[in-house]
RNA sequence: UGCGGAGAUAGAGGCGCGAUGCUUAAGAGUACUUGUAAGGAGCCCGGCAAGGCUGUGAGAUAUGAAGAAAGGGAGAAUCGUCGAAGCUUGUUUGUGCCGACAAACAUAGCUGGUUGUGCAUUGAAUAAGUGUAUGACUGUCAUCAUUUGAUGGAGUGCUAGCUCAUUG
Repeated sequence: UGCGGAGAUAGAGGCGCGAUGCUUAAGAGUACUUGUAAGGAGCCCGGCAAGGCUGUGAGAUAUGAAGAAAGGGAGAAUCGUCGAAGCUUGUUUGUGCCGACAAACAUAGCUGGUUGUGCAUUGAAUAAGUGUAUGACUGUCAUCAUUUGAUGGAGUGCUAGCUCAUUG
């Protein structure tokens, strides 16, 4: 000096990740309310229970008046940040129960990042999300080659220095 063990610290990838409010497209002339016409028994609900409306005319249909919102999307900005974060599964809590949805927890598992396409699913949606299969681009490490490539791995990784331990 190099290789080899452990710990925390600081960083890198790129349409990088997430959150917040503002603006905005769509949702939608939809839901809800109501007038008229015709009509005549159920309707409110994915299911059950409970409750409510209805022959003083329900639901569905046609026509007219008035008329939203949420989740999700886009833009720039601010903040946090590089397992950032997301998903699956499980447990607990909440909504009358199941389903469904939401929140919290878990080293139980998967994904380095972005993106195209097919299928399935959520959704108003050809937007977007999720899962899966298959491609492309890109970063990183290892091996091989030395032309600028090939193959493979995964973030509990990689790079940089620091601290501790050990004695080849």
RNAcentral holds the sequence, with entries from Ribocentre. Predicted 3D model of a 168-nucleotide RNA (Lysine riboswitch aptamer) from Veillonella sp. NCBI's taxonomy places the organism under Bacteria, Negativicutes, Veillonellales, Veillonellaceae, Veillonella.